[in-house]
């Protein structure tokens, strides 16, 4: 220096549930909340999910706290 691994401090995110706004809708935005998280930090890239339109093949959208994948990235001690 790398890599693992144990503990520890600071900040960070923010399920369900309330309230108002947007959206046909799945769903989002703010505000309050605290169940989680070490990538729950970005990318709808691939599947699986979910609404919408259509006889259907399909097509338009959602969703990163579904699983992969890419990219980036904090923090002291043993």
């Nucleotide at each position: 220096a790398u890599u693992g691994u144990u503990c520890a401090a600071a900040g960070c995110u923010a399920a369900a549930c309330c309230u108002a706004g947007c959206g046909u809708a799945a769903g989002u935005u703010a505000g309050g909340g605290a169940c989680g998280g070490a990538a729950a930090g970005u990318u709808g890239c691939g599947g699986a999910u979910c609404c919408a339109a259509g006889u259907a093949u399909u097509u338009g959208g959602a969703a990163a706290g579904u699983c992969g994948a890419a990219c980036u990235g904090c923090u002291g001690a043993g």
A computed fold for a 78-nucleotide RNA from Methylococcaceae bacterium NSP1-2, annotated as c-di-GMP-I riboswitch aptamer. The organism belongs to Methylococcaceae, within Bacteria. The coordinates come from a structure-prediction model, not an experiment, and the mean pLDDT is 80. Rfam family: c-di-GMP-I riboswitch aptamer. Rfam links the family to the GO term cyclic-di-GMP binding.